[in-house]
RNA sequence: UGCGGGGAAGUGUACCGGUUGCACGCGAGGCUCAUAACCUUGUAGUAGUAGGUUCGAUUCCUACACCCGCAA
Repeated sequence: UGCGGGGAAGUGUACCGGUUGCACGCGAGGCUCAUAACCUUGUAGUAGUAGGUUCGAUUCCUACACCCGCAA
C1' cells in the first nucleotide's frame, strides 16, 4: 500500500428490510438451619462514527476511524 473479515447490554453471541432475542452476570423474591444449586421475576443495547437509499435500516450503499488475517 492492496484485499478479505469483524464490531450490538457488564461478558459471549443469534437476528440478511418490519417492536432486537438467548446464555452467563447483576437486582428482588421463593426454597434451605445456612450457603451453593434450583424455581419465579426484573435489569440493561443512540447496534463503531457520519451520511445516503427506503414508508421503514442492526441489516443495503458510501466515507472515515479502530481490531484481526492474507499478500506485497
The RNA shown here (transfer RNA) has 72 nucleotides and comes from an uncultured bacterium. It matches the Rfam family "tRNA". By type it is a transfer RNA. Model confidence (mean pLDDT): 83 of 100.